[in-house]
RNA sequence: CGUGCGCUCCGGGGCCUGGUGCAAUUCCAGACCGGCGGUAAAGCCCGCGAACCACCCGGAAGGGUGGCCGAUCCGGUGGAACUCCGGGGCCGACGGUGAGAGUCCGGAUGAGAGGCGCGCACA
Repeated sequence: CGUGCGCUCCGGGGCCUGGUGCAAUUCCAGACCGGCGGUAAAGCCCGCGAACCACCCGGAAGGGUGGCCGAUCCGGUGGAACUCCGGGGCCGACGGUGAGAGUCCGGAUGAGAGGCGCGCACA
């Protein structure tokens, strides 16, 4: 340094300002935000997680399998970039609510892709 196993810890951001209205951080104008791995540095390339849906197991808590799973173009530099630089766009689970939510409240002091580290074994 590598591989395998085990363990600890960590592991998601965002409505400032105005308009209408009895009422909206939900509508309108404008603003703001971007999980994890890969790869020339990525919300919108490939893959993963979460959420959601169905079925199965279970007395329950919960577990398993499958499904679903949003959105990008132009120019420049370069050996290499849908990743950098410049410009213009676009997207965002479920339940709740005095009124429709990516940004408020809730499941969630949860789960989690995975990340740092430590230990043991092997080569």

This is a predicted structure of a 123-nucleotide RNA (FMN riboswitch aptamer (RFN element)) from Kutzneria buriramensis. The prediction has a mean pLDDT of 84. The source organism's lineage runs through Bacteria, Actinomycetota, Actinomycetes, Pseudonocardiaceae and Kutzneria.